[in-house]
Context: one part of a larger RNA
RNA sequence: UUGGGCUUAAAGCGCACGUAGGCGGAUAGAUCAGUGUCUUGUGAAAUCCCCCGGCUUAACCGGGGAACUGCAGGGCAUACUGUCUAUCUUGAGGCAAGUAGGGGUACAUGGAACUCUGGGUGGAGCGGUGAAAUGCGUAGAUAUCCAGAGGAACGCCAGCGGAGAAAUCGGUGUACUGGGCUUGUUCUGACGCUGAGGUGCGAAAGCGUGGGUAGCGAACGGGAUUAGAUAACCCGGUAGUCCACGCUGUAAACGAUGCCUACUAGAUUGUGGGAGUUCUGACGCUCUCGCGGUCGAAGCAAAAGUGUUAAGUAGGCCGCCUGGGGAGUACGGUCGCAAGGCUAAAACUC
Numbered sequence: 001u002u003g004g005g006c007u008u009a010a011a012g013c014g015c016a017c018g019u020a021g022g023c024g025g026a027u028a029g030a031u032c033a034g035u036g037u038c039u040u041g042u043g044a045a046a047u048c049c050c051c052c053g054g055c056u057u058a059a060c061c062g063g064g065g066a067a068c069u070g071c072a073g074g075g076c077a078u079a080c081u082g083u084c085u086a087u088c089u090u091g092a093g094g095c096a097a098g099u100a101g102g103g104g105u106a107c108a109u110g111g112a113a114c115u116c117u118g119g120g121u122g123g124a125g126c127g128g129u130g131a132a133a134u135g136c137g138u139a140g141a142u143a144u145c146c147a148g149a150g151g152a153a154c155g156c157c158a159g160c161g162g163a164g165a166a167a168u169c170g171g172u173g174u175a176c177u178g179g180g181c182u183u184g185u186u187c188u189g190a191c192g193c194u195g196a197g198g199u200g201c202g203a204a205a206g207c208g209u210g211g212g213u214a215g216c217g218a219a220c221g222g223g224a225u226u227a228g229a230u231a232a233c234c235c236g237g238u239a240g241u242c243c244a245c246g247c248u249g250u251a252a253a254c255g256a257u258g259c260c261u262a263c264u265a266g267a268u269u270g271u272g273g274g275a276g277u278u279c280u281g282a283c284g285c286u287c288u289c290g291c292g293g294u295c296g297a298a299g300c301a302a303a304a305g306u307g308u309u310a311a312g313u314a315g316g317c318c319g320c321c322u323g324g325g326g327a328g329u330a331c332g333g334u335c336g337c338a339a340g341g342c343u344a345a346a347a348c349u350c
Base pairs, nucleotide, nucleotide: 004321005320006319007304008303012318014201015200016199017198021194022193023192025088026087027086028085029084030083031082033081034080035077036076037075038074039073040072041071042070049065050064051063052062053061054060091191092188093187094186095184096183097182098181099180103177104176105175106174107173108172109171110154114150115149116148117147118146119145120144121143125136126135162169163168206247207246208245209244210243211242215241216240220236221235222234223233258317259316260315261314262313263312266295267294268293269292270291271290272289273288274287275286276285277284299306300305323350324349325348332343333342334341335340
């Protein structure tokens, strides 16, 4: 480079926004840059290819042709692409009226449980395990009642459910705030899709500074078990877990499935809207739009499976893969306080 791929065999960036670039709806006109056709010039010779000829042949040499797929100028064509102009509304967006929601941030606040503190009752055990022991307890524990303090998490509702780009989001209230969906005799008029670099967000653990610390609990200590037991079990327990600000930038960050658009049998169910119908009404029924599941025709697939939420049929754009190990390592670069992250080989070996 050509070809083939990326759910599970190697392979979709964790997610988004967006620059360049690539790609881009309908109608009419202009232009003729791309494109097509005709023509002119040029494309040195040799070489390659075809034909003929000369050395006894061949290599080699001579002659002719073709080719040199290119570049430039000119004429013509105008479907498509480009550019320009005008118009359009179905893509996209705005507006209005509704609507569901653990979407986000801040502040306030509630009850259950737990631990601790003080007091009352009570008087010998409690706790823990497979069984025990360490541990706690006559300085009165455990149990029980009352009062108080504190931190963290929010039972039932709860769902096969909802929201969010993902990470994630769940007591209650208030304030501020993002997005979605539906409907419209509404407006703009292609404003779109993707997106190398770039920028932002990004679980847990970890790091820095300052707070906080009820429970849990790496490390650590003790008790057991065991041949040993640097474990699993038990009693304790520091970092951490929580808050504020800053850093880190990784996960089986998973649907192991990039984003957008169009098309291609159905059945059933949940959820949020809208319309119609019956009816006093609730309910029901029918249709329709959005989202979330299950089962399945065709198709696809190595199969498992997937199947209008595609892994089907097509188009646009990006990312990534190329035997196993060495290795996501070394070196270099870059980011980071560090831990380390990102980028990323080779020798050698099978």
This is a predicted structure of a 350-nucleotide part of an RNA (small-subunit ribosomal RNA, central domain) from a metagenome.
The RNAcentral record of the full RNA draws on SILVA.